[in-house]
A computed fold for a 330-nucleotide part of an RNA from Paenibacillus polymyxa, annotated as large-subunit ribosomal RNA, domain IV. Rfam family: Bacterial large subunit ribosomal RNA. Gene Ontology terms of the family: structural constituent of ribosome and ribosome. Its mean pLDDT, the model's own confidence on a scale to 100, is 88. The RNAcentral record of the full RNA draws on ENA.

Context: one part of a larger RNA
RNA sequence: CUCUCGUUAAGGAACUCGGCAAAAUGACCCCGUAACUUCGGGAGAAGGGGUGCCUCGGUAGGGUGAAUAGCCUGAGGGGGCCGCAGUGAAAAGGCCCAAGCGACUGUUUAGCAAAAACACAGGUCUGUGCGAAGCCGCAAGGCGAAGUAUACGGGCUGACGCCUGCCCGGUGCUGGAAGGUUAAGGGGAGUGGUAAGCCUUUGGGCGAAGCUAUGAACCGAAGCCCCAGUAAACGGCGGCCGGUCCUAAGGUAGCGAAAUUCCUUGUCAGGUAAAUUCUGACCCGCACGAAUGGCGUAACGACUUGGGCGCUGUCUCAACGAGAGAUCCG
Numbered sequence: 001c002u003c004u005c006g007u008u009a010a011g012g013a014a015c016u017c018g019g020c021a022a023a024a025u026g027a028c029c030c031c032g033u034a035a036c037u038u039c040g041g042g043a044g045a046a047g048g049g050g051u052g053c054c055u056c057g058g059u060a061g062g063g064u065g066a067a068u069a070g071c072c073u074g075a076g077g078g079g080g081c082c083g084c085a086g087u088g089a090a091a092a093g094g095c096c097c098a099a100g101c102g103a104c105u106g107u108u109u110a111g112c113a114a115a116a117a118c119a120c121a122g123g124u125c126u127g128u129g130c131g132a133a134g135c136c137g138c139a140a141g142g143c144g145a146a147g148u149a150u151a152c153g154g155g156c157u158g159a160c161g162c163c164u165g166c167c168c169g170g171u172g173c174u175g176g177a178a179g180g181u182u183a184a185g186g187g188g189a190g191u192g193g194u195a196a197g198c199c200u201u202u203g204g205g206c207g208a209a210g211c212u213a214u215g216a217a218c219c220g221a222a223g224c225c226c227c228a229g230u231a232a233a234c235g236g237c238g239g240c241c242g243g244u245c246c247u248a249a250g251g252u253a254g255c256g257a258a259a260u261u262c263c264u265u266g267u268c269a270g271g272u273a274a275a276u277u278c279u280g281a282c283c284c285g286c287a288c289g290a291a292u293g294g295c296g297u298a299a300c301g302a303c304u305u306g307g308g309c310g311c312u313g314u315c316u317c318a319a320c321g322a323g324a325g326a327u328c329c330g
Base pairs, nucleotide, nucleotide: 001325002324003323004322005321006320007319008318010316011315014314019311027051028050029049030048031047036041038159052081053080054079055078056077061073062072063071064070082086094309095308096307097306098305099304100303101301102300106118107117122157123156124155125154126153127152128151134143135142136141160296161295162294163293165237166236167235170234171233172230173229174228175227176226179225180224181223185219186218190214191213192212193211194210197206198205199204238245239244240243254288255285266282267281268280269279270278
């Protein structure tokens, strides 16, 4: 010097990103407990007091038992004793206030993340009538389900309370079938090839049937165009600035410098001697906003943030001691 421990004057978070770590609290009995609340809770809230041993006496009482046997348990009280100290060692909650997020118990990155992420009851939309939809499989077959719409699958939201505004123009989905477009197929007007035959200036020309190639009109569904519905479907929710422009419609309630605010340490108030953090307001929302849910909310949280009490070697500022190393000497 390193590690693991122990103690420490005075101060007590001045340390630090941050009380990280440590200290402190701690058992049982009694007293006593606020806001808020979903009336369960919050609560071990908080905050106090007691605790040994001897004796009356294993007493009063309780349990068991048929029992006034026994056995077990056992307050409260009187008197007394000792120490600095009586849950005499060990083991054994620190607490409070306020805010954010998530309702909660749960789940998760096996090996840097446990969370405000996932899940969750509840809500809602949607598919599915049973050989169900959906899924696995080439199939047979299986799951769904030995279930049957109070069921099963999928999407979104996420207890509960109060609520969830406007837009269907685009995209999607659902419904409609009059019109437009439209495939295979049907259809076969016509045209080409071939050539019996006919004509011929002997070069060639025309050319029935059949075969063959091609093929117009016309008839052909769904789809698309079209019409309508639908936003807890994907999504969207203005400008100039004073009477108008544009739009499908122009952000309602609630919230708001916010896990969202750039300017910004916004401004005011509170808390501090002093605070870019925090809390309450304001609203000028760069760029909140209503199930990609909005705003609240008791309880809960190894979550995040701010403040306080207690407590301390975190610190002012270090010291001493113990053990194990390292180092040095032999």